[in-house]
Formats: sequence, structure tokens, C1' cells
RNA sequence: GAAUUUUGUGUCUAGGGUUCCAGCUUAAUCUGUGGAUUGAGUGUUUGGUCCAAGAGAUACAGCCAGCAGGGCCUAUAUAUUGCCUAGUCUGGUUCACGGAGGGAUAAAAGCCCGGGAGAA
Repeated sequence: GAAUUUUGUGUCUAGGGUUCCAGCUUAAUCUGUGGAUUGAGUGUUUGGUCCAAGAGAUACAGCCAGCAGGGCCUAUAUAUUGCCUAGUCUGGUUCACGGAGGGAUAAAAGCCCGGGAGAA
């Protein structure tokens, strides 16, 4: 300096905004004067729905390695080597600082571009 690998999905959280619900404010109408309906505004409204982490959590799967067992290779048998297979089996799946800018969705974000640019 180059190449390959470092996996996927679900559930949740940090976080996120405002399509829907709700809250609050306001106007009109109705009213049994408690409120109800419709419209407008508001996320500097705790919230429900919703989105959500490569460097957050967890579960399952996949992948890698090992191993009891079984099978193949020999005329037969045994043994060794090699190969294949399989499992309510065992172990592993490391490390990871990171803009600006752009994109989607109603809108935004540790979402996507992106383990990017860059840095060490």
C1' cells in the first nucleotide's frame, strides 16, 4: 500500500418531531350553564399512536471452530488418514473517535447517504 471478513430480523431504550388522538388557547353555534360540536392556533404541551441507533440493551436465527455418533474410500475384516453428514451438544461472533452537508416521511432525529469525508 492492496484485498477479504467483522451478518440478519424481532422486541425495547437513549433520542426525535407533530400526520392522527389528547392537552392548552381562541372564535362561532347549541345548551339543562356542568359542558358539547365545528373551525383556527400551539411541540418553549408531561403524554398515547408513529420514527429510532454501526459505534445502546436483549432474544432468536445465520456464520465459524470443536466433539460423541453415523456414513464413504478396501474382495472381506480391522486400523490409520482423508472426506461428508448431523445435533434439545460446547465455545466464539472482537474492536470502533467521527463533522459539515444532503435525503425520506406529516415532520424531525444517534433513521438513510455512513464502520462515509476526516482523525488517531